[in-house]
Context: one part of a larger RNA
Molecule: large-subunit ribosomal RNA, domain I
Organism: Nostoc sp. CHAB 5836
RNA sequence: GGCAUUUGGUGGAUGCCUUGGCAUGCAGAGGCGAUGAAGGACGUGGCACGCUGCGAUAAGCGUCGGUGAGCUGUGAGCAAGCUUUGACCCGACGAUUUCCGAAUGGGGGAACCCACCCUCACCAUUUAAUCCUUGCCCCGGUGCAAACCGGGGUCCCGGUUAAAUGGGGAGGGUAUCACCGAUCUGAAUACAUAGGAUUGGUGAAGCGAACCCGGGGAACUGAAACAUCUCAGUACCCGGAGGAAAGGACAUCAACAGAGACUCCGUUAGUAGUGGCGAGCGAACGCGGACCAGGCCAGUGCCUGAUAUUCAACUAGCAGAACAGUCUGGAAAGGCUGACCAUAGCGGGUGACAGUCCCGUAUGCGAAAGUGAUGUAUCAGGACUUGAGUAGGGCGGGGCACGUGAAACCCUGUCUGAACGUAGGGGGACCACCCUCUAAGCCUAAGUACUCCUGCAUGACCGAUAGUGAACUAGUACCGUGAGGGAAAGGUGAAAAGCACCCCGAUGAGGGGAGUGAAACAGUACCUGAAACCGAAUGCCU
Numbered sequence: 001g002g003c004a005u006u007u008g009g010u011g012g013a014u015g016c017c018u019u020g021g022c023a024u025g026c027a028g029a030g031g032c033g034a035u036g037a038a039g040g041a042c043g044u045g046g047c048a049c050g051c052u053g054c055g056a057u058a059a060g061c062g063u064c065g066g067u068g069a070g071c072u073g074u075g076a077g078c079a080a081g082c083u084u085u086g087a088c089c090c091g092a093c094g095a096u097u098u099c100c101g102a103a104u105g106g107g108g109g110a111a112c113c114c115a116c117c118c119u120c121a122c123c124a125u126u127u128a129a130u131c132c133u134u135g136c137c138c139c140g141g142u143g144c145a146a147a148c149c150g151g152g153g154u155c156c157c158g159g160u161u162a163a164a165u166g167g168g169g170a171g172g173g174u175a176u177c178a179c180c181g182a183u184c185u186g187a188a189u190a191c192a193u194a195g196g197a198u199u200g201g202u203g204a205a206g207c208g209a210a211c212c213c214g215g216g217g218a219a220c221u222g223a224a225a226c227a228u229c230u231c232a233g234u235a236c237c238c239g240g241a242g243g244a245a246a247g248g249a250c251a252u253c254a255a256c257a258g259a260g261a262c263u264c265c266g267u268u269a270g271u272a273g274u275g276g277c278g279a280g281c282g283a284a285c286g287c288g289g290a291c292c293a294g295g296c297c298a299g300u301g302c303c304u305g306a307u308a309u310u311c312a313a314c315u316a317g318c319a320g321a322a323c324a325g326u327c328u329g330g331a332a333a334g335g336c337u338g339a340c341c342a343u344a345g346c347g348g349g350u351g352a353c354a355g356u357c358c359c360g361u362a363u364g365c366g367a368a369a370g371u372g373a374u375g376u377a378u379c380a381g382g383a384c385u386u387g388a389g390u391a392g393g394g395c396g397g398g399g400c401a402c403g404u405g406a407a408a409c410c411c412u413g414u415c416u417g418a419a420c421g422u423a424g425g426g427g428g429a430c431c432a433c434c435c436u437c438u439a440a441g442c443c444u445a446a447g448u449a450c451u452c453c454u455g456c457a458u459g460a461c462c463g464a465u466a467g468u469g470a471a472c473u474a475g476u477a478c479c480g481u482g483a484g485g486g487a488a489a490g491g492u493g494a495a496a497a498g499c500a501c502c503c504c505g506a507u508g509a510g511g512g513g514a515g516u517g518a519a520a521c522a523g524u525a526c527c528u529g530a531a532a533c534c535g536a537a538u539g540c541c542u
Base pairs, nucleotide, nucleotide: 001541002540003539004538005537006536007535008534009533015527016491017490020462021461022459023458024457025456026455027454028453029451030450031207032206039100040099041098042055043054044053046078047077050074051073061094062093063092064091065090066089070082071081072080105114106113107112115174116173117172118171119170120169122167123166124165125164126163127162128161129160130159131158135154136153137152138151139150140149141148142147176204177203178202179201180200181199182198183197184196185195211242212240213239214238215237216236222229226276252259253258263290264289265288266287267286273281274280294443295442296441297387302382303381304380305379306378307377308376309375313371314370315369317365318364319363323338324337325336326335327334339356340355341345347359348358349357392416393415394414395413396412397411398410399409402428423438424437425436426435427434478485479484498526501513502512503511504510
C1' cells in the first nucleotide's frame, strides 16, 4: 500500500409524520373610499428583537349578549397584577383612530416643510370703566382744639370687566372639476346674450382577482420562402358598468306547412359555403334541452326607489347515550373475560390500535344587538305621444362563416335623398306573383360567465429537492441604480423529567462518571440515520 471482516466518524438519503399547499363541489358574498379607502411609515408592552394586535384612550376603552374559572398573544422567564361584584375568551354595536397615501390649504426628494381664516382657553403689556385701600386738597356739619362724619377732585397698590397688541397652544375650515341656485359684472353689438367673478348646495375622484361591454389594436408564427390570407379582432393600451354584464319582445325566420322575445348548452356539422379554392376559416334553417315574462309613451295601468311592518336565515352558543375487571407493558386504547349505547360505529385527541375517557358526531334547541330574502301597506319619482336628414342611392371602408364576388343583409366617413298604411321593409343580384313583418323611441327577471374573499364538505391529489416561490422571521434574507429577480431553512421526549452533584480541561470547547427517562448510539449539532468520503482494530498478501 491492497483485499476482506468488524467497529466508528462524517453526511443527511430512506421510512414514518404534518402545522402547509393543490383541486373540486355546494352555499354565501360580490365591493371598499372625502364620515378619508387599499397600502404603508412611525409609535405602542415593567423588562421587548421580529411577527401579531392596537393608535398619544395605542397587545387596548365602553354598552349589550354568550360562556363560566381561570387570565396578562407568539414567548415557554422574572416581577407586578386582574378575576364568581364574572376576569380572560367569543359575537353585535359604539368610542378613540398619530403621519403619509385619491390626499384635497400651499409646497415636497411619501410618512416632511410652510401657511391663512374662525372659535376657545392661558400668559404678558397698554388703555378705559368700576370697586376697595392709602395719602393729599377743597366744601359742609359737630366741636375751643385735636378729632370724627358726609360729599367732591386727584395719586398709589390690588381685584373685576371690556378692548387692542404680542406670545405660545387646542379644535374647525381653506384643493380641483361637473351640475343646480343666488348676487355682482359683462364683449363683438344698442337692448341683450355669450363670457367672467364671488357665494350656497349636491356629486365625482382613488383602489380592487377574474368575468362583461365599448374605443383603439400588433408581431413572432402558419402558409414548409412570401405579399392577399393566417396568427387574431388574440396579446396589449384606454374608457365604462354590474353582481353579473351584454342581448331582448320580430320592419325575425320559414316556405305555401308553419314557428313565435332574448340568452346559454347539445346536435345539425367540420355539413352548406368561403379560400394565393393554398394554408386555412367555417355557418344557418331545423331538432333536443336549461329557463321562461312581458311591459310603457298624459294614467283605475307600467317601471323604479324609499319608509314602515311581517317572518325565515345568518353573525356568539346550549343539551347530547353507553365499560368494567384482568394479563403484558414505561404507559392500554392491545390480548382475554363479561357487559352496554346507537336517529350517535364521520373525525380528532388522550403515554401503542377507544362506539361507551375527552372534544365531538346523530338529533333537538338558542339572540339583548346587527344584517335581512319574501309578502303587505304607504309615499315619491320616471316614461312627453308611434319615431326624416330617417329608409334608400353614389363613392370609400368595415361587419356578417362569406377575401368584391352573381353579393343580398347590417354599420357609416362623404355627397345626396323618399313614401308615410291605397304605405313601407324582407324572403341572398334583379323583376313579377305570393308569403311574412311594421324600422328610424324606451325598459325588462330567469336560465349564462367569473372568484380577490367567507363557510361547509370531498379527494385512486402532494407529503418537506414534493405540494404554493413561501409548512419555519417569505415575497423574508440576499442580488440589481431601476424595472425586476428571488432562496435555503420542518421532526428530542408521553412528559423538560432539558443532565443536581463530582472529575479532566483555560472559571473553555469537549468529554468521563452520577442522575432522569422505556430508550441518552433520544442530550437542544437532538426520530430513523443509506451511500460517496475519512479513520481504527483484526486477518491475509506485497